[in-house]
This is a predicted structure of an 84-nucleotide RNA (c-di-GMP-I riboswitch aptamer) from Psychromonas sp. Its Rfam family is "c-di-GMP-I riboswitch aptamer". Rfam links the family to the GO term cyclic-di-GMP binding. It was read from a public genome assembly, where an Rfam model found it. The source organism's lineage runs through Bacteria, Pseudomonadati, Pseudomonadota, Psychromonadaceae and Psychromonas.

RNA sequence: CACUGAUAAAGGCAAACCAUCCGAAAGGUUGGGACGCAAAGCUACCGGUCUAACGAUUUAUUCAAUGACAGCGGGGUUACCGAA
Repeated sequence: CACUGAUAAAGGCAAACCAUCCGAAAGGUUGGGACGCAAAGCUACCGGUCUAACGAUUUAUUCAAUGACAGCGGGGUUACCGAA
C1' cells in the first nucleotide's frame, strides 16, 4: 500500500416510536429514543422505490418530477482503528 474486519480498543452513526417545526404529499429539521450499521460518511451518475403540488386527461380517474429515498442494489469519492 492492497485485500480484509477479532469475542480487541477508542470513538462514531441511529430504525420504530414520541414531541417539535417545515412541506400539497412522499419526506425532512431539531430533541428524546435504540432496531441495527465497518462506511448507516458524502454524492441522485445507473437501476429501483415513494409521492403527485403545478400541468395534462376529463369529472374522478389515470398520466406526469421539476419533489423525495444514500438504512434498496450498483457506481463515484473521502475516512477512524487494528489482530490474523